[in-house]
Two RNAs folded together computationally: RNase P RNA and transfer RNA, 453 nucleotides in total. Model confidence (mean pLDDT): 75 of 100. Rfam match: Bacterial RNase P class A. Rfam classes the family as a ribozyme.
RNA sequence: UGAGAAGGGCAGGCGGCCGCUGAAGGUGAUCCUUCAGAGGAAAGUCCGAGCUCCAAUGGGCAGGGUGCUGGGUAACACCCAGUGGGGGCGACCUCAGGAAAGUGCCACAGAAAACAGACCGCCGGCGAUAGCCGGUAAGGGUGAAAAGGUGAGGUAAGAGCUCACCGCAUCCCGGGUGACCGGGAUGGCACGGCAAACCCCACCUGGAGCAAGACCGAAUAGGGGGGCAUUCCCCCACGACGGGGGAAAAGGGUGGUCCGCCCGAUGCUCUCGGGUCAGGUCGCUCGAGGCCGGAUGGCAACUCCGGUCCCAGAUAAAUGGUCGCCAACAUGAUAAUUAUUCAUGUACAGAACUCGGCUUAUGCCCUUCUCAGUAU
RNA sequence: GUGGGUGUAGCUCAACAGGUUAGAGCACUGGGUUGUGGCCCCAGAGGCUGUGGGUUCGAGUCCCAUCACUCACCCCA
Numbered sequence: 001u002g003a004g005a006a007g008g009g010c011a012g013g014c015g016g017c018c019g020c021u022g023a024a025g026g027u028g029a030u031c032c033u034u035c036a037g038a039g040g041a042a043a044g045u046c047c048g049a050g051c052u053c054c055a056a057u058g059g060g061c062a063g064g065g066u067g068c069u070g071g072g073u074a075a076c077a078c079c080c081a082g083u084g085g086g087g088g089c090g091a092c093c094u095c096a097g098g099a100a101a102g103u104g105c106c107a108c109a110g111a112a113a114a115c116a117g118a119c120c121g122c123c124g125g126c127g128a129u130a131g132c133c134g135g136u137a138a139g140g141g142u143g144a145a146a147a148g149g150u151g152a153g154g155u156a157a158g159a160g161c162u163c164a165c166c167g168c169a170u171c172c173c174g175g176g177u178g179a180c181c182g183g184g185a186u187g188g189c190a191c192g193g194c195a196a197a198c199c200c201c202a203c204c205u206g207g208a209g210c211a212a213g214a215c216c217g218a219a220u221a222g223g224g225g226g227g228c229a230u231u232c233c234c235c236c237a238c239g240a241c242g243g244g245g246g247a248a249a250a251g252g253g254u255g256g257u258c259c260g261c262c263c264g265a266u267g268c269u270c271u272c273g274g275g276u277c278a279g280g281u282c283g284c285u286c287g288a289g290g291c292c293g294g295a296u297g298g299c300a301a302c303u304c305c306g307g308u309c310c311c312a313g314a315u316a317a318a319u320g321g322u323c324g325c326c327a328a329c330a331u332g333a334u335a336a337u338u339a340u341u342c343a344u345g346u347a348c349a350g351a352a353c354u355c356g357g358c359u360u361a362u363g364c365c366c367u368u369c370u371c372a373g374u375a376u
Numbered sequence: 377g378u379g380g381g382u383g384u385a386g387c388u389c390a391a392c393a394g395g396u397u398a399g400a401g402c403a404c405u406g407g408g409u410u411g412u413g414g415c416c417c418c419a420g421a422g423g424c425u426g427u428g429g430g431u432u433c434g435a436g437u438c439c440c441a442u443c444a445c446u447c448a449c450c451c452c453a
Stems, first nucleotide, its partner, number of pairs: 001372010012326007020037007039348001043359002046357005051209004058259004063205005068082005083096005097200002102198002104194003119140002121136006148166006167189001168187008213282004217277001223272006231247006251263003273452003289309007297302001328346006377449007386402004395433001404420005426442005
């Protein structure tokens, strides 16, 4: 200098004038004073919680989610530390239960695609040849994938048929909390891939959401139409399911179902229709909160202790505009060769019950590290 | 704001639990038929399945992220 890898920070500052929202206070007054007033993502709504309601949130099944190990946390699909596989020269990145429980799929090509398989080739036999029969998975060819790999022996040719090393499986020993790692013995290979296919295993999981929900008003017509069927007894041998008959009238409680529980005849649901203000107050902002310091806690995530601070609560939705000075960066010009001056511009985006994460969008700056080249 | 749903040719829809080169109707273009136009007949063009990654030998289909469009919500109740 070039190309990269990992991580962190900021999101202009001060003052004047004119406005907006909220709180507190003052005042004879619908005005004044003081204080406070967006973000790192407020976003996507992808996860996890708090909170509220579903009478209580009980059990089973179904369904859904997560998936190496250990730890952190209120919890998580998040974070930290590690293990193994893969990628990269490297800094580093990335992936992750089970395919010897079962089912299913593996198109085309190819002889054969999972209880293997003989197209070419090789070898043996018969045969004059063509060819036929048998052996063979070392070689060719097809394919994403061809049934352990390399080498030697062996053989008619071959083959874990035998041996050495590597891989794999089983067992044992040692280390580690564990994923796993190291070593040894035995086995001659038995076990292709796909679970972001069904599934199995382990763990978690009731549903809905602040338009939740509570209270107080106001309006009308507190209306029309359609639909719903629970329980009990008997029979089909019993149970489940289903069907038939009889009796009394019957549904809902948020997504699926069964049981259980609760309410219920003034039932429930759908549709047509109607209604004003889509009214007001609460929920509504102090919270797993921020900042600073310490730990004789921890590798870390994080935890504990002490001190200090109060930091938006709007509802058609406030948080803005303009002027001056200063600062950073970029571009252009002047002047001129490393500085000065002037002008212009400043990313993504905006709270709507609140937190913890993830992901995505985005300007600028900084730190550490890696590789390559050049110079000393 | 909250909770659902859908993206395939210009339009409306297909594509069997992933399989070879994604189909159909209307519309469009060219030719034929007709005196001309329509109807009709023949032929053709038009798609990287909203976008970007991943799983797989292979993705319209499965998973993740993102973008766009769309539906429902108050009171009587």